[in-house]
RNA sequence: AUUUUAGUUUUCUAGGGUUCCGCAGUUUAUGACUGGCUGGUCCGAGAGAAAACGCACAGUUAUUGUGUACACGGAAGGAUAAAAGCCUGGGAGAU
Numbered sequence: 001a002u003u004u005u006a007g008u009u010u011u012c013u014a015g016g017g018u019u020c021c022g023c024a025g026u027u028u029a030u031g032a033c034u035g036g037c038u039g040g041u042c043c044g045a046g047a048g049a050a051a052a053c054g055c056a057c058a059g060u061u062a063u064u065g066u067g068u069a070c071a072c073g074g075a076a077g078g079a080u081a082a083a084a085g086c087c088u089g090g091g092a093g094a095u
Stems, first nucleotide, its partner, number of pairs: 007053006015043002020040002022037001023035005054068005070090001072093001076088003
């Protein structure tokens, strides 16, 4: 000194907590409070998965095919009810 246009969206997973629902407990209780609790809703990956679109190339009437690589990584802070592989961030740093 060094990563460039390392594309977008959706669904899902690892993971995450506690607004709502459920569950358990306390309480005179259709209420209130406490507990994250195997749950449902919810949040959710740059370095996890899939699909669609996009892009590049090839061929083509249409359309189709191929490619879209690689990626060790804190602490701290921030959002939301709260937390997190969320965001700062392919950052600092390391190699």